Notes
A computed fold for a 544-nucleotide part of an RNA from an uncultured Desulfuromonadales bacterium, annotated as small-subunit ribosomal RNA, 5' domain.

Context: one part of a larger RNA
Formats: sequence, structure tokens, C1' cells
RNA sequence: AACGAACGCUGGCGGCGUGGAUUAGGCAUGCAAGUCGAACGCGAAAGAGGGGGAAACCCCUCUAGUAGAGUGGCGAACGGGUGAGUAACGCGUGAAGAACCUGCCUUCGAGCGGGGGAUAACACUCCCAACGGGGUGCUAAUACCGCAUGAGACCACGGAUCCUCAUGGAUCUGAGGUCAAAGGUGGCCUCUAUUUAUAAGCUACCGCUCGAAGAUGGCUUCGCGUCCCAUUAGCUAGUUGGCGGUGUAAAAGACCACCAAGGCGACGAUAGGUAGCUGGUCUGAGAGGAUGGUCAGCCACACUGGGACUGAGAUACGGCCCAGACUCCUACGGGAGGCAGCAGUCGAGAGGCUUUGGCAAUGGGGGAAACCCUGACCAAGCGACGCCGCGUGGAGGAUGAAGGCCCUUGGGUUGUAAACUCCUUUUGUCGGGGAAGAAAUGCGAUCAGGUGAAUAAUCUGGUCGUUUGACGGUACCCGGCGAAUAAGCUCCGGCUAACUCCGUGCCAGCAGCCGCGGUAACACGGGGGGAGCAAGCGUUGUUC
Repeated sequence: AACGAACGCUGGCGGCGUGGAUUAGGCAUGCAAGUCGAACGCGAAAGAGGGGGAAACCCCUCUAGUAGAGUGGCGAACGGGUGAGUAACGCGUGAAGAACCUGCCUUCGAGCGGGGGAUAACACUCCCAACGGGGUGCUAAUACCGCAUGAGACCACGGAUCCUCAUGGAUCUGAGGUCAAAGGUGGCCUCUAUUUAUAAGCUACCGCUCGAAGAUGGCUUCGCGUCCCAUUAGCUAGUUGGCGGUGUAAAAGACCACCAAGGCGACGAUAGGUAGCUGGUCUGAGAGGAUGGUCAGCCACACUGGGACUGAGAUACGGCCCAGACUCCUACGGGAGGCAGCAGUCGAGAGGCUUUGGCAAUGGGGGAAACCCUGACCAAGCGACGCCGCGUGGAGGAUGAAGGCCCUUGGGUUGUAAACUCCUUUUGUCGGGGAAGAAAUGCGAUCAGGUGAAUAAUCUGGUCGUUUGACGGUACCCGGCGAAUAAGCUCCGGCUAACUCCGUGCCAGCAGCCGCGGUAACACGGGGGGAGCAAGCGUUGUUC
């Protein structure tokens, strides 16, 4: 000097930060990942109104194509947490693609023809304590499966030219094989038609399929660097290499068969211990040393240990299966669960917060959009935990009051300190005004342009109007009141700024080191006085 600190005494306000470092111990409760009706088929009820009926009750309409569950698509691999493991191509840095993949996104090109069979939801029914499961029947799609087309891509084969010693490679070319798709919404016109609606055509937007390029993300390889211990000196049989396969998006002893006997090591292999790495942070004149909390990049993990599935992408935290430990429910047959997400709870501990508000902003997912979701995030709350700022008043005021303490009894000191007079009002309290953070989207009007046969419709852009704030009636501003609401802590022998009296008597005690205390202790305890810091001051711990 520093700290994610703790402890003691004390404590007025604000801003910005920061706050489970130990048990990667166990967790009640709530929330943390959904969304799309412009992909699809279903589809309520409470309630209200009307009608019928003696009544019970029945029927119709609205509620409402709403709520809702289901099929399907995208997302859920991001975002958020933790640091257990890991001494490793894990990280940092610098290179390289030799042999690769890439959903959404951007640009360009080519297409979207015609069919088929199911299935959930649902209905009926059976089993079950529950979780859940079985059977029969019905139905739709941008779900699923054939067929057609093939700009293009891929596969193997042939031909020509060029390069190469050759294997082979490059360019052009021929015939063959393989590989696609999905529709939705709006508008116009025509036909049927009372309307709704349906069908054909044209068209705009959104989408779907195939291909090329890019971007993004991933994958692989290499050089260098990366803690302690030699009281760890030898280690290694898939081990090192080759050939051929398997495997993968691709590569590789990654795996397998065969062959060779290699490979690493005092420039520290192997074993053991410890540890996430870095940008950075602290310290220091620097060189170094220490450290890796918050923020950012990378990695690893998700009760413990295995495993695969889906997918463009998986350590799959809030997915699945198996085993284990633990907890809970049970009708004893069997089931359910995973806070190292945000809050919160118990435990252990010297020790670390609210079971808050909001999606207004930023960002993310879905959607054509409106919008929905978002404990990411933005805010507020708590803690002097840290840094910074402000205040606790200012000026005047001596015959130097009183009281305290000391005293050589003259006095000295506390001390301009107080009282008292005048003033100010930060803070406080009361009253009034009152933001920025908001730009958009949407809607309405209008203008221009694109597509279009079109004055439909739709898309793009401009202008005007309207709309959206959790914080919060907050910040800030104005006014009223009134010195009012606001000072402590440690030290005073030397180091080290600051001295006396009383008490005690090697006792009680102090102490960082030297050392104080056994009758006048500047060192113990108290009083007075003083010194230093100050909403803090000291102590302890740790680092330089």
C1' cells in the first nucleotide's frame, strides 16, 4: 500500500461499485423456454336470452370457432450458474487447411406438376390407488410415402487436348444412373349462386425444394510458452511405425487384421502432489513477487457413474435410458424427484442480501404482424463491505464566568471553548412544480416509388397525427420552518506526533520489538490535559 474480508467500539446523508471464498452438502415453495390459428383437424363450460313442459327437465341462439388439449414447424445446443475435475493442444500466442461440416442469415440461379396410405386429437370401451397403459372406430395437414420434371449437384464409365518418368492431374466433351418440393393469406375477374361459400384463371406477399458463392459457428494439425517434488529414474505392447480395412462431416492406432521393433527420458520421461487457463488485479522506482473475486474470452461440469437418441448443432443444468446413493408418495403391486438458474431454507462456518417490481429500455426465442415469453436484463430493497463526495454550522464574543484538573497558593490550564449577539440553511422536515431515459412498432391521413392489365391488393420509403415508463411523483427546481436532526475511535516510555496527578506495589496488569510493574510508574487502572485520524477508528488474517 492492498483486500469478495471478519471482530470490537461508534454511526448523519448521497453517488458508483460490490456481497456464499467453507459443504460441487441437503433442499419446502414460487418463478427461470416458449411461441406460431397466415401449416392442420377438433372444440367446450360457467353465464345470458328465447321456446316447450304441471314439474323434473328438454331444445335453440349468444358466449365462441373463444378457452382448451392435440398433430405439425421453429426454438429449447442460446442466455443463466459453478470451478468439482483437468498439468492437457486445456489455456495463451503465432501459423496452416493438407482431409471437413455448417440450421437461421446475405447474394445469385432453377423450380414448386400429379397422386397415395395412415395417425394423434376425438368417440366408445377395458385395466390402474397413483403414474399411466391397452383395444376398436373416425379424420386433417407445410406430418409421411411413391411417381413425374432436372437448371444444377453427385456417382462410375468412355473420348479429345495439355502437364508428368510414372501412378496420376487439369480442361473440354459423350451417353448412363441417382437426388427435389408445400402450401398459406390478400386482391381482381369469370361460372354456379339470395348470401355465406366453392371451383378455375391471373396477380402480390409470406413460405417450400434444389444448386452456387459468402458470412457465422464448429472440426482437425503444427511451433513456442504454461506450478512443486529426483527422499519419484527409468517408462511404454495399440506401445512406435508401415500396409490393408473399419469408422467419421473429415483426419488419426480412434478401432481391427497382418508386418517390422520401435517410441519417450537428467533439455526431467514415468509416478506423486497441487491447480480451471487468460486479458487482467495487487504490490513495487523497476526487474520481479503474489493473485485470477467482480467484468470479458476460452475450457470443464450439471445428485454419482455409464449410454445412446433426436438434431445443422448436444457436457443435452430445468430431455431420454440403465445402475447407485439419498428424499418423497403408496391401496405394498408400484411410482415420483434432482436450485453449481433467481429469490428463499437448513447445515457446517469468523463470514456474505429480498421467497421485491417490470418487460419501459437493451438483448434473445417464436410469429407476416399485432403480440406472447424472457429471475437474461433493467430497476428498487438489505449490508459503512469498498471508493468518492457532503454535512454535523459561520462571524463576533474576556474583567478570560462557573465547574474540572494542576499548583511553588502567586497562579496556570481547559479556553473564544461556553454563555451571549448577529447570520446562513447544505442536510432535515413540510408544501408546490416536475423530467431525460421513447425511439420505434401498430393505427389513421397523405405523398412518392416497385410488382401488377388494374383506380384491387401488396411491398418499400418520406411527412403529419396518435400510442408506449417498472424505476416514480424518483432525480431535479422553487418556497416555508428552524442551529435546528447529526462525532466518534485509537494512542501519548523509545521506535512515533502527544504529560501530568491519583490509585496499585514483580500484585493487578501492559506488550508489535526493546521492555514496563518489588511505595513518588510520563509504560498497569482512573482523572485532567494533549496527539492523530474521522463516519469512521482500531484489532486480527493474508499478499507485495
RNAcentral holds the full RNA, with entries from ENA and SILVA. Model confidence (mean pLDDT): 83 of 100.